[in-house]
RNA sequence: GCGGGUGUGACGCAGUGGUAGCGUAUCAGCUUCCCAAGCUGAAUGUCGUGGGUUCGACCCCCAUCACCCGCUCCA
Numbered sequence: 001g002c003g004g005g006u007g008u009g010a011c012g013c014a015g016u017g018g019u020a021g022c023g024u025a026u027c028a029g030c031u032u033c034c035c036a037a038g039c040u041g042a043a044u045g046u047c048g049u050g051g052g053u054u055c056g057a058c059c060c061c062c063a064u065c066a067c068c069c070g071c072u073c074c075a
Stems, first nucleotide, its partner, number of pairs: 001071007010024004018055001026042005048064005
């Protein structure tokens, strides 16, 4: 330099154009003599960033950033 992959809540992930979800963790309540477990509820997301297409974008297009993988050139 070229090509590919990944980026979504604190963490791990799902989500193939129509209100962003699950698990774990955290907090509160119930239960218990207490703890754990269980049950119920709550908070946490400008979907890496910036543009574009569209009535509507996590999703399609372009650019860009970070990380990972492969290839090539030079030393």